RNA sequence: AGGCAAACCCCGCCGCGAGGGGGGGACGCAAAGCCACGGGGCCCACGCCGGCCAGCCGAGCUACCGAA
Numbered sequence: 001a002g003g004c005a006a007a008c009c010c011c012g013c014c015g016c017g018a019g020g021g022g023g024g025g026a027c028g029c030a031a032a033g034c035c036a037c038g039g040g041g042c043c044c045a046c047g048c049c050g051g052c053c054a055g056c057c058g059a060g061c062u063a064c065c066g067a068a
Base pairs, nucleotide, nucleotide: 003029004028008024009023010022011021013020014019027055033061034060037058038057039056040053041052042051043050
């Protein structure tokens, strides 16, 4: 220089649900980009199995500007 977008609001939208998507909106974020590998939380089942949360923590990958 720019980027993302919490809560909240709207949607004859998707999903059993957690939640996701679109629009509005900014609490914040130097990775608030990606990733479900570990921990944690949540949903379904309620035995296994399955699913969601990346802006809870850790790990991994990628990345703008720039003093040094």
Overview
c-di-GMP-I riboswitch aptamer from uncultured Pengzhenrongella sp., 68 nucleotides, folded computationally. Model confidence (mean pLDDT): 86 of 100. The sequence is in RNAcentral, with records from MGnify. Rfam family: c-di-GMP-I riboswitch aptamer. From the family's description: GEMM was predicted in a large-scale screen for bacterial structured RNA regulatory elements. Lineage of the source: Bacteria > Bacillati > Actinomycetes > Micrococcales > Pengzhenrongella. The model forms 94% of the base pairs in the Rfam consensus.